This is a predicted structure of a 374-nucleotide RNA (Bacterial RNase P class A) from a bacterium. It matches the Rfam family "Bacterial RNase P class A". It is annotated as a ribozyme. It was read from a public genome assembly, where an Rfam model found it.
[in-house]
RNA sequence: CAGGCAGAACAGAUGAUCGCCUCGGAUGUUAAUAACCGGGGAGGAAAGUCCGAACUCCAAAGGGCAGGAUGCUCCAUAACACGGAGGCAUUUCGGAUUAAUUCGGAAUGACGGAAAGUGCCACAGAAAAUAAACCGUCCCAAUUUAUCGGGAUAAGGGUGAAAAGGUGGGGUAAGAGCCCACCGGUGUGCCGGUAACGGCAUGCGCAUGGCAAACCCCAUCCGGAGCAAGGCCGAAUAGGCGAGAAUGAGGCGGCCCGUCUCAAUUGACUCGCGGGUAGGCUGCUUGAUCCUCAUGGUAACAUGGCGACCAGAUAAAUGAUCAUCCUUCCAAAAUAUCGGAAGACAGGAUUCGGCUUAUCGUUGUGCCUGCCGG
Numbered sequence: 001c002a003g004g005c006a007g008a009a010c011a012g013a014u015g016a017u018c019g020c021c022u023c024g025g026a027u028g029u030u031a032a033u034a035a036c037c038g039g040g041g042a043g044g045a046a047a048g049u050c051c052g053a054a055c056u057c058c059a060a061a062g063g064g065c066a067g068g069a070u071g072c073u074c075c076a077u078a079a080c081a082c083g084g085a086g087g088c089a090u091u092u093c094g095g096a097u098u099a100a101u102u103c104g105g106a107a108u109g110a111c112g113g114a115a116a117g118u119g120c121c122a123c124a125g126a127a128a129a130u131a132a133a134c135c136g137u138c139c140c141a142a143u144u145u146a147u148c149g150g151g152a153u154a155a156g157g158g159u160g161a162a163a164a165g166g167u168g169g170g171g172u173a174a175g176a177g178c179c180c181a182c183c184g185g186u187g188u189g190c191c192g193g194u195a196a197c198g199g200c201a202u203g204c205g206c207a208u209g210g211c212a213a214a215c216c217c218c219a220u221c222c223g224g225a226g227c228a229a230g231g232c233c234g235a236a237u238a239g240g241c242g243a244g245a246a247u248g249a250g251g252c253g254g255c256c257c258g259u260c261u262c263a264a265u266u267g268a269c270u271c272g273c274g275g276g277u278a279g280g281c282u283g284c285u286u287g288a289u290c291c292u293c294a295u296g297g298u299a300a301c302a303u304g305g306c307g308a309c310c311a312g313a314u315a316a317a318u319g320a321u322c323a324u325c326c327u328u329c330c331a332a333a334a335u336a337u338c339g340g341a342a343g344a345c346a347g348g349a350u351u352c353g354g355c356u357u358a359u360c361g362u363u364g365u366g367c368c369u370g371c372c373g374g
Base pairs, nucleotide, nucleotide: 001370002369003368004367005366006365008363009362010361012325013324014323015322016321017320018319020041021040022039023038024037025036043345047356048355050354051353052352053351054350055226056225057224058223062257063256064255065254067222068221069220070219071218072086073085074084075083087111088109089108090107091106092105093104094103095102096101112217113216117215118214119211120210121209134157135156136153137152138151139150140149142147165183166182167181168180169179170178184206185204186203187202188201189200190199191198192197230282231281232280233279240273241272242271243270244269248262249261250260251259252258289308290307292305293304294303295302296301326343327342328341329340330339
């Protein structure tokens, strides 16, 4: 300098005029309104409604079954399927090695268990797991010298997503863990690590595959409904009609146990039918909040100090015009003047931590590869 991967910040700026919402002040009014002064006024995703919670109600307190969710280890968090660090596996790039393999970087991982059981692997192929001989190779025999038969074989080839561990050597009629070395696998022991796991030593020729995003097994966890939750005030209607009983009715997500409340005169309670209420206030924004510094920690994050107050609407507000600048593109231009066009994705409604999706451009950081120079 070029290319690639990953992450972070911003999300046009300033001024003037008019307009909108809210809070505070003071004037003013019986009260309210208007006018005046001052402060504030959409997002990184506000979207999706996928995950987790705070908060509110179901009066209070449980056990079991069914059901659901998660799934490597540890840390962190209010909690989470998010986050941080690590482990293992796979792919890819580069180096080492005769080769199998191994070392380093990057990316991805829906990453517990296939020896508890059941089930599936189409087509192709000889054969798809209690799995094998199509081609080929070797031996024997007959014989028309070109065919056929018998036996052995799983190293080579073919089919397939996957075919009885791999490389090299020995051996054999030809071959095969048949034997040996190494790699891989597995049992035992020791060492390191909180752990997942890793290393070393030693024994064994040792596996006849994959799928659990198939049923299933194991471990851990899990009440429900939701701000249209809920609370208060006012108003209206038909103080309406009917049914229900303790071995009963009703509440506690489904079921069981358990527990609690309750009538039999009326009313309250439960269920069914019918009628009325479309109003106002509140919840409603001081928060698991934000900026910055210090300490601890690899980091996520935790603790503490100083400072800040940043929408609160309710058919739902933050907009319009002008000017200058900024950014991008086009054209022009190298004496770099001047001109034109555009500025993405997109708008809160209880709040917060995440995930996913959409997206113009600028700035900046880390890592990898190649080239040039020192």